[in-house]
This is a predicted structure of a 73-nucleotide RNA (transfer RNA) from Trebonia sp. Model confidence (mean pLDDT): 82 of 100. The source organism's lineage runs through Bacteria, Bacillati, Actinomycetota, Actinomycetes and Trebonia. Rfam family: tRNA. Rfam describes the family as follows. Transfer RNA (tRNA) molecules are approximately 80 nucleotides in length.
RNA sequence: GGACCGUUGGCGCAGUUGGUAGCGCGCAUCCUCGACACGGAUGAGGUCACUGGUUCAAGUCCAGUACGGUCCA
Numbered sequence: 001g002g003a004c005c006g007u008u009g010g011c012g013c014a015g016u017u018g019g020u021a022g023c024g025c026g027c028a029u030c031c032u033c034g035a036c037a038c039g040g041a042u043g044a045g046g047u048c049a050c051u052g053g054u055u056c057a058a059g060u061c062c063a064g065u066a067c068g069g070u071c072c073a
Stems, first nucleotide, its partner, number of pairs: 001072007010025004019056001027043005049065005
């Protein structure tokens, strides 16, 4: 230098055909318990890596950039 893949709450990951952003763990509060753990209920937490484009509408499609990975030279 080239090809491909990835980037979504604190962490690990889904998100199909463009149409309400979800799951598990963790965290907070309450219940339960003599207390802790376990268990139960509720909740907080995301501008979907960044910039632009297409569209009535973009996590999803297109272009560029950044970071990480694999391979080729």